[in-house]
Notes
SAM riboswitch aptamer (S box leader) from a Bacteroidia bacterium, 105 nucleotides, folded computationally. The prediction has a mean pLDDT of 85. The sequence was found by an Rfam model in a public genome assembly.
RNA sequence: UACUUAUCAAGAAAGACUGAGGGAAAGGCCCUUUGACGUCUUGGCAACCCGCUCCGGAAGGGCAAGGGUGCCAACUCCUCUCGCCUAAGGCGAGACAGAUAAGCA
Numbered sequence: 001u002a003c004u005u006a007u008c009a010a011g012a013a014a015g016a017c018u019g020a021g022g023g024a025a026a027g028g029c030c031c032u033u034u035g036a037c038g039u040c041u042u043g044g045c046a047a048c049c050c051g052c053u054c055c056g057g058a059a060g061g062g063c064a065a066g067g068g069u070g071c072c073a074a075c076u077c078c079u080c081u082c083g084c085c086u087a088a089g090g091c092g093a094g095a096c097a098g099a100u101a102a103g104c105a
Stems, first nucleotide, its partner, number of pairs: 001105001003103006013042005021031003026079003043072003048068003051063004076097001080094006
């Protein structure tokens, strides 16, 4: 980097450094010198894999949070298709793309 599978309505702070953009892309709409984004430290959230356990086994469930990840603005911020509704909109199912994990090449 490609592919496969699963999940994506919840949750989560403070300080230091830096200094102008950032929120993947396009259009919106937001965040941002009252310092965003990013980096570091500490802290936290969560439970995909390893761990323990239920099961003949698996799927699946439960426990824990030691290890490997991940995450700590807004539903993946919204935006596509179909259907329904009390029809600016909301809900359900699905799709494109994306993010994370595990496996595999």